Annotation:
The RNA shown here (small-subunit ribosomal RNA) has 1517 nucleotides and comes from a bacterium. RNAcentral records the identical sequence in 2 taxa.
């Protein structure tokens, strides 16, 4: 510069990601329907179902200017007259019936058939008609016979109809006259694509007419045009192949008929043909086209209204008449069906217009007028026109108006909502003031749409006609529009508000009611259910429903793909058929460009224009992408014709290999026989057992036979088109590479159909049979065990010859060819190298969702062929073909479900691997489990026996203390705005309290008695305001506390880098610790919450400071004591310091660090607390507490009594005490901590056998005082027993607490004297001041059920070799179909319900066809009798053909069945547990066979298996 105006996506498969992939949404549309609402006006539109069945009325007549004529009207004449009646006259206007003429073949309706020349498109007629219409040219002569109608007579219910007699024509015949007509002859020119066609001129011979009002309309014959129409071809124009063959007038030919006209149209003869994989016949659906709907477009769907064409007309068939039909409102037959009927016979066809019944979710009045536009007839007027125009109904659409407007905050009041003294919303919304009047109602006005024809002036002129003016013509119409009047007055709803999707809070409900398009929402706080409020989208509509296009590149020409997601044929060979190397030269098919035609209008799209805008309409353009013709071009491709070597191929040379096929040989194993030697066991397994075996096996040895298979060589090795091929050796075929040159000269690929081979297993017929070995049989395991393991073994495997033809027939990667970085290893070849082919391996770029692939491609390109389109249902049914059969191949649907799947990430998990750690096991101590008692706890019981805690993380737990209180429970008795507490204000004063009575008691009722002050008030009663209360329910609404994995070492973040992404890196990898604890290395550097360490305490020394501690020195003192004076050295008591850091040495190590040693009170974190990372477990508590919701209020609340929480056949948990001598029991003798204490601890005295009293008040508000340590130690005694063990249990008698010890307290005192003789199976707890053993304190608390908990000290061992095993945790790997994460996930039978299919003795129906009889109407051919105008015509007869009807077998296609089969769907059914991990016997394909079932087993084959071992191989040193 041209050119174009056009393209959006989201939701759902996962914990999460890419990816495939479906399946839903948003949009648009409709002849629509229902649902809820509803003012108005304009355009449009309106039985999609039953072409089902019609009541009624209308939708084609029209001409008197063709004719007889006059039934009916009306004028005019006439006659009669009772002057308004009857009659008469075709005379006039007219005109029923009738003749004839023209028209009803158009307009109008439907979409039944029809897959076809039917429709579209383009050509053809040299094979054809065309009334009316124009135009030219001629002519219109002379006759003649009927008929109909009318009368007459008849038949018949009645639609018709019969006889006579007469009558017209533009009806009808006859003759005359004729051509550029038709036909015969036979010439000539002359043109065409063939047939042939045109032009001339000559002869014969056929064939015409009509009149009417009378200046014209008409007839009649050629010719020419217009119109319309026929016929015939090319091209286009459904689905099924589970339809593969079809076809006898069938294909052609030659004669004849027939038609307008070609043609097998038809017939007769004569040949065998014709169509079909580029889909014939068959079935099945279905009017075609302009166009509509949608798309960005290619396309998809679609065929209403409008226009073209076809096709029909109750159903089939027939043919007349006509220019034209086989004829919607004609005829004729036949069927079905209605109706009339006098029972004889008759009549009808709404898929015109309205309108009826019926079907259906559904679709209008039995309306006006011919006023316009159009059509028939007419010379016209005019007539008829359900054609048209118009009007009625219907939000059915499309469009267009309106329901007001501008002010108006105290943001009024209701309404809802909240964190609620208030706030927010509703909302400028309203009230309220102002202002407007479109519609709506009323009243007046009032249109175009009409111009004509016609009639009357008038002018022109060809005398035909023509112009000019004036009259006349409106369904619609009480029309549109205009004006006034009058008032906000007359006018808003529908859906939606979980995400997709624009809109949100409260209340009922509680997997119920219900919602839903998809995903989903409700089990008590539902923005998802119903109902308020509010929003919010759309508007006289708005939802749903249904369809169709879109989004969906989800059938991909534009534009898809096939390793693992669906999907590459098991290979090869080839047929059509697609594709295809170089040069050159014709050609123009194809292609490209110009032209010409044609692609109706309409409609789409631009301009302009008219209805007040739009919507609609007019108007002019573009398009209309298409089809035929013609011209030109010539580079690709055809297509002819010639070379050519590089694609193929051949030939020599030489080399390769488990390549085929058939034969011969061969050792080693095995079994079996026979002989021998030898003596009790062999075999076999996790362990056993079946099994062999004294009748001599197993084992050793010779001989002999028999089959199947070849060890070492053997390698990611060769070979073959796959399957597949292995001793050695002959013979035969093939096949490949390599070299060099020669020969053919494109022979080339690829390959639908079709042929060939095609493991294992299986089939068949004959062999063969050592080993192994489905099925079977026994032995075991096991709940079982139709398996996995054993012993046994049959088909089979082996061979011969025929079938099968499937495999995870796999590189899950079709065959060919070009091309595109490297590195390296191996096999052939070549003397090396270099090259070539071949086979791997790692890799770049590219490529993929990734994993990967990467010259062997899953890269760039091309060519051909196969294949897929969402899971199951199913590779299943049915149907075919193929098989002896097993089966194989082809191969659906109906129903289901919102996923199914790959492929890679985090995490669980694993009867997977790797490493490490811990009282995890081992190693030792001492216990639990037995027995009695405590205590808790489950059951049970009960008027309650409150409640909670339930593996590990509940059971001497909440509760660290139940006789009343507690107290939550239970009975029975009271109390109600309300008990008790509190704040506040006022009043009064007492209240209190004693007594009485009445009850269990609270209470009630009633008597007495009335303050105290420092004057503040205390104290108490009473009104009043304000908060009631609940240990009722929800730990799964919470909050804070807690347990526990775990004092395990872990858990993130920032930046970067890495990957589309989730996500990884850091955090892995080598060392190391207790530690993600350091260090080393490194696409990673940092960091933070855990580790550690700061903190407490214990061990050790300083130092200060001594009082209630403390006493070594000095004094005093006492029977005797630190008792005193003193003292600060001890101890010690409490503050501050010091120490430990792997700091120091050797050794090892790069290093962090690790072993050893020294020095210390203490060494490697010095012992011990405390302190608990991200998080897990809906983990426990609403009964500590707090709090959301909810639920009770003369009661779920509150008082009081009495019970209960303590029951007792059981059963578990946690402990005491014990069985004794390392003990008991007397007697004596010592040694601590810590802690507590005035409603207290207590000395000391006295009394008691003792719990304990009682006095004295002794001491202590505490380093002063006080609370007995016992185990130990000595001496004694028991002597192994149910005991001088052990103490329950029971009787008595008591002491203390407390109102009060019976339910139900502790402890003294005496008596009594169970079971237990060391604990099955199993468990637990513990590594040094620990473990065991001993006792003392203290909360709580009147007392105590404490043997419980929490501290404290005494005395005080034993053992760890060690990480194989349980448990339990971390880390790093690896499978996974798991993610509620293995308590996981799943798979199949059986039962149960619903649901659709299949197969079935039957049984029904449909449509098509065959063959046979029959045969209406009517054409056509043929015919002597009758009629008769007598060669015509016509009845009737015969014959052919058919519609239809009968009758046979057959096939197909659908509805229905006892009964049967598998499928699928269902919140909790039953056996097992096959699959996921190495799923506990790897898994999976094909095949046999077995089995309640999933599924065994055997045979062969794949890895889409885990782990470990060894080889071999590649990279790097």
């Nucleotide at each position: 510069a041209c050119a174009a105006u056009g393209g959006a996506g989201a939701g759902u498969u996962u914990g999460a990601u890419c990816c495939u992939g479906g399946c839903u949404c948003a949009g648009g549309a409709u002849g629509a329907a229902c649902g809820c609402u509803a003012g108005c006006g304009g355009c449009a539109g309106g039985c999609u179902u039953a072409a089902c069945a019609c009541a009624u009325g209308c939708a084609a007549g029209u001409c008197g200017a063709a004719c007889g004529g006059u039934a009916a009207c009306a004028u005019u004449g006439g006659u009669g007259c009772u002057u308004g009646c009857a009659c008469c006259a075709g005379a006039u206007g007219a005109c029923g019936a009738g003749u004839g003429g023209c028209g009803a073949a158009c307009g109008g309706g439907u979409g039944c058939g029809u897959a076809a020349c039917g429709c579209g498109u383009a050509u053809a007629c040299a094979a054809c008609c065309u009334a009316c219409c124009u135009c030219u040219u001629a002519u219109u002569a002379a006759g003649g016979a009927a008929u109909a109608g009318c009368u007459c007579a008849g038949a018949g219910a009645a639609a018709u109809u019969u006889g006579a007699a007469u009558u017209a024509a533009u009806a009808c015949c006859u003759u005359a006259u004729a051509a550029u007509a038709u036909c015969a002859u036979a010439a000539a020119g002359u043109c065409g694509c063939a047939u042939g066609g045109c032009u001339u001129a000559a002869u014969g011979a056929u064939u015409a007419a009509a009149g009417a009002a009378c200046u014209u309309c008409g007839a009649u014959a050629a010719g020419a045009g217009a119109u319309g129409g026929g016929u015939a071809u090319g091209c286009g124009u459904g689905a099924u192949a589970u339809u593969a063959g079809c076809u006898a007038g069938u294909u052609g030919g030659u004669a004849a008929g027939g038609u307008a006209a070609c043609g097998g149209c038809u017939u007769a003869c004569c040949a065998a043909g014709g169509c079909a994989a580029c889909g014939a016949u068959a079935u099945c659906u279905a009017g075609g086209g302009g166009g509509u709907c949608u798309g960005a477009g290619a396309g998809g769907a679609u065929g209403a209204u409008c226009c073209c064409c076809c096709a029909c007309a109750c159903u089939g068939g027939u043919a007349c008449u006509g220019a034209g039909a086989c004829a919607c409102g004609g005829a004729c037959c036949a069927g079905a069906c209605u109706c009339c009927u006098a029972c004889g016979g008759g009549a009808g066809g709404c898929a015109g217009c309205a309108g009826u019944g019926a079907g259906g979710a559904a679709u209008a009045u039995u309306g006006g007028a011919c006023a316009a536009u159009g059509g028939a007839c007419g010379a016209a007027a005019g007539u008829c026109u359900g054609a048209u125009c118009c009007a009625g109904c219907c939000a059915u659409g499309c469009c267009g108006c309106g329901u007001g407007a501008a002010g108006g905050a105290u943001g009024a009041a209701u309404g809802c909502c909240c964190u609620a003294u208030g706030g927010g919303u509703u909302g400028u919304a309203a009230a309220c003031u102002u202002c407007u009047u479109u519609u709506a109602u009323a009243u007046a006005g009032g249109a175009a749409g009409a111009a004509a024809c016609c009639u009357c002036u008038g002018g022109a002129u060809u005398u035909a006609u023509c112009c000019a003016g004036a009259g006349c013509u409106g369904a619609c119409a009480u029309u549109a529009c205009u004006a006034u009047a009058c008032g906000a007055a007359u006018a808003a709803g529908c859906a939606u508000c979980g995400g997709c999707u624009a809109a949100c809070u409260c209340c009922g409900u509680g997997c119920c009611a219900g919602c839903a398009g998809c995903c989903g929402c409700g089990g008590u706080a539902a923005u998802a259910c119903g109902g308020a409020g509010g929003a919010u989208g759309c508007a006289a509509g708005c939802g749903u429903u249904a369809u169709c296009c879109g989004g969906a590149u989800u059938u991909a020409u534009u534009g898809g793909g096939u390793u693992u997601a669906a999907a590459g044929g098991g290979u090869c060979c080839g047929u059509a058929g697609g594709c295809g190397g170089a040069a050159u030269u014709u050609u123009a098919a194809g292609u490209c460009a110009g032209u010409g035609g044609u692609g109706a209008a309409a409609g789409c799209c631009u301009g302009c224009a008219g209805c007040u805008c739009a919507a609609c309409u007019g108007u002019a353009g573009a398009a209309c992408u298409g089809c035929c013709a013609u011209u030109g071009a010539u580079a690709c491709u055809g297509a002819a014709a010639u070379u050519c070597u590089u694609g193929a191929a051949u030939a020599u040379a030489u080399a390769u290999g488990a390549a085929g096929u058939g034969g011969g040989c061969g050792g080693a194993a095995u079994g079996c026989g026979u002989c021998a030697u030898g003596u009790a066991g062999c075999g076999g397994u996790g362990a056993a057992a079946u099994g062999c075996a004294c009748a001599g096996a197993u084992a050793u040895g010779a001989c002999g036979c028999a089959g199947a298979a070849c060890a070492c060589c053997a390698a990611u090795u060769g070979c073959g088109a796959a399957g597949g091929c292995a001793g050695c050796u002959c013979a035969c075929u093939a096949a490949u590479g390599u070299a060099u040159u020669a020969u053919u000269g494109a022979c080339g690929c690829u390959g639908a159909g079709g042929g060939a081979c095609g493991a294992a297993a299986g089939c068949a017929u004959g062999g063969g049979g050592a080993g192994c070995g489905a099925a079977c049989a026994g032995g075991a395991u096991u709940a079982g065990a139709u398996a996995c393991c054993c012993u046994g073994g049959u088909a089979g495997u082996c061979c011969a010859u025929g079938c099968c033809g499937u495999a995870a027939a796999c590189g899950a990667u079709g065959a060919u060819u070009a091309c595109u970085c490297g590195g390296u290893a191996u096999u052939a070849g070549u003397c090396u190298g270099a090259c070539u082919a071949g086979u791997g391996c790692c890799u770049a770029a590219g490529c993929g969702a990734a994993a990967g692939u990467g010259a062997u491609a899953a890269g760039u390109a091309a060519u051909c062929c196969a294949c897929c389109u969402g899971g199951g249902g199913a590779g299943u049914a049915c149907g075919c073909u193929c098989g002896c059969a097993a089966g194989a191949g082809u191969g659906a649907a109906a129903c289901u479900c919102a996923a199914a799947g790959g492929a890679a990430u985090u995490g669980a998990c694993g009867g997977g691997g790797g490493c490490c750690c811990g009282c995890a096991c081992a190693a030792g101590c001492g216990g639990u489990g037995g027995a009695g008692c405590a205590u808790g706890u489950g059951g049970u019981u009960u008027a309650a026996u409150u409640c909670g805690a339930u593996g590990a993380u509940a059971c001497g737990c909440g509760a660290g203390g139940a006789a009343c209180c507690u107290u939550a429970c239970c009975u029975g008795g009271g109390c109600u705005u309300a008990a008790a507490u509190g704040u506040g204000a006022c009043c009064g004063g007492a209240c209190a309290g004693a007594c009485u009575g009445u009850g269990a008691a609270a209470g009630c009722a009633g008597u007495c008695c009335u303050u105290c002050u420092u004057c503040g008030g205390a104290c108490u009663g009473g009104u009043c305001u304000c908060a009631a209360g609940g240990u009722g329910c929800u730990g799964c609404a919470u909050g804070g506390u807690u347990g526990u994995c775990g004092u395990c070492a872990g858990c993130u973040c920032g930046u970067g880098c890495u990957g589309u992404g989730a996500g990884g890196u850091g955090u892995c990898g080598g060392g190391u610790u207790a530690a993600g604890u350091c260090c080393c290395a490194u696409a990673a550097c940092g960091a933070g919450c855990g580790c550690a360490a700061c903190c407490c305490u214990u061990a050790u020394c300083u130092u200060u400071a001594g009082u209630u501690g403390c006493c070594a020195g000095c004094g005093a003192g006492u029977a005797a004591u630190g008792u005193c004076g003193g003292g600060g050295a001890c101890u010690u008591u409490a503050a501050a310091g010091a120490g430990a850091c792997u700091g120091c040495c050797c050794g090892u190590g790069u290093a962090a660090a690790c072993g050893g040693g020294a020095g210390g009170a203490a060494g490697g974190u010095g012992g011990g607390g405390a302190u608990g990372a991200c998080g897990u477990c809906a983990a426990a508590u609403c009964a500590u507490c707090a709090c959301g919701g909810c639920c009770c209020u003369u009661a779920c609340g509150u008082c009081c009594a009495g019970g209960g929480c303590u029951a007792c056949a059981c059963a578990c948990g946690u402990g005491c005490u014990a069985c004794a001598a390392u003990g008991g029991u007397g007697a004596g003798u010592a040694c601590a901590g810590a802690u507590g204490g005035u409603u207290g601890c207590u000395g000391c005295u006295u009394g008691g056998u003792g719990a304990c009293a009682a006095g004295u008040u002794u001491g202590c508000u505490a380093a002063u005082c006080u609370a007995u340590a016992a185990a130990a130690c000595u001496c004694a005694u028991c002597u192994c027993a149910g005991u001088u063990c052990g103490g329950a249990u029971u009787g008595g008698a008591g002491u203390c607490u407390g109102a009060a010890a019976c339910u139900c307290g502790a402890c003294u005192c005496c008596a009594u004297g169970a079971a237990g003789u060391u604990g099955g199976a199993a468990u637990c707890g513990c590594u040094a001041g620990u473990a065991a053993u001993c006792g003392c304190a203290u909360a709580u608390c009147a007392g105590c059920c404490a043997u419980g908990a929490u501290g404290c000290g005494g005395u005080g061992a034993a053992u760890a070799c060690g990480u194989u095993c349980c448990c339990g945790g971390g880390c790093c790997u690896u499978g996974u179909a798991c993610a509620c994460a293995c308590c996981g996930c799943c798979c199949g039978u059986c039962a149960a319900g619903c649901c659709a299919u299949g197969g079935a003795a039957g049984u029904u129906g449909g449509g098509a066809g065959u063959g046979c009889c029959u045969a209406a109407a009517g054409u056509c051919g043929g015919a002597a009798a009758c009629c008769a105008u007598a060669u015509a015509g016509g009845a009737u007869c015969c014959g052919c053909c058919u519609a239809g009807g009968g009758u046979a077998a057959a096939a197909c296609c659908g509805a229905u069945a006892a009964c049967u089969a598998g499928g699928g769907c269902u919140a909790a059914g039953u056996c097992g547990u096959a699959a996921c991990a190495a799923g506990g016997u790897a898994g999976c394909c094909g095949u046999a066979c077995c089995g309640g079932a999933a599924g065994g087993u055997g045979u062969g084959g794949c890895u889409g298996g885990a782990a470990u071992a060894u080889c071999u191989c590649c990279u790097u040193u």